[in-house]
RNA sequence: AAUGCGUCAUCCGGCAGGAGCCUGUGAACCCGGUCAGGACUGGAAAGUAGCAGCCGUAAGCUGUGCGUAAUGGGUGGGUGACGCAUAUUU
Numbered sequence: 001a002a003u004g005c006g007u008c009a010u011c012c013g014g015c016a017g018g019a020g021c022c023u024g025u026g027a028a029c030c031c032g033g034u035c036a037g038g039a040c041u042g043g044a045a046a047g048u049a050g051c052a053g054c055c056g057u058a059a060g061c062u063g064u065g066c067g068u069a070a071u072g073g074g075u076g077g078g079u080g081a082c083g084c085a086u087a088u089u090u
Base pairs, nucleotide, nucleotide: 002086003085004084005083006082007081008080009079010078011077012076013075015072016071020066021065022063024061025060031056032055033054034053039048040047041046
């Protein structure tokens, strides 16, 4: 110098894999909007608050996905460093 093994580091692939994004669902009242009916104020016209319903959402829950992703290893390789071993050559 070359070869093999081990440890560590690093890069790529693969496997597993949160948060997050998307869909859906989701509040008797203590979320919002619109507020039938009814109630109240008013001489009247109108107005006020506002239940149910509807719509949209919060926390939460659920589902298909993203060739997502933090992260992980007794995962497969490349490269490098250190250590050990070694036929042959110098």